The RNA shown here (transfer RNA) has 73 nucleotides and comes from Treponema sp. JC4. The sequence is in RNAcentral, with records from ENA and Rfam. It matches the Rfam family "tRNA". The family's RNA type in Rfam is transfer RNA. Its mean pLDDT, the model's own confidence on a scale to 100, is 82. NCBI's taxonomy places the organism under Bacteria, Pseudomonadati, Spirochaetota, Treponematales, Treponema.
């Protein structure tokens, strides 16, 4: 060089046919407790790699670039 996959929360990962994003774990608050640890309850955390197109509407279809995996020469 050429083909495949695959990129969503600090981390693991869902997301169904295009209708506006979700869980575990981690944080941060509360309850329980002589303290803390476990339960238990609540919160906060996203320009869904990027950049373009299609669509009223894109994580989602579509080009293309880029990073990582793997394969063929």
């Nucleotide at each position: 060089a050429c083909g495949c996959g695959u990129a969503u929360a600090g981390c693991u990962c869902a997301g169904u046919u295009g209708g506006u994003a979700g869980a575990g774990a981690a944080u941060c608050g509360g309850u329980c407790u002589c303290c803390a640890a476990a339960a238990c309850c609540g919160a906060a955390g996203g320009u869904c790699u990027u950049a373009g197109g299609u669509u009223c509407g894109a994580a989602u279809c579509c080009u293309a670039a880029u990073g990582c995996g793997c394969g063929u020469g």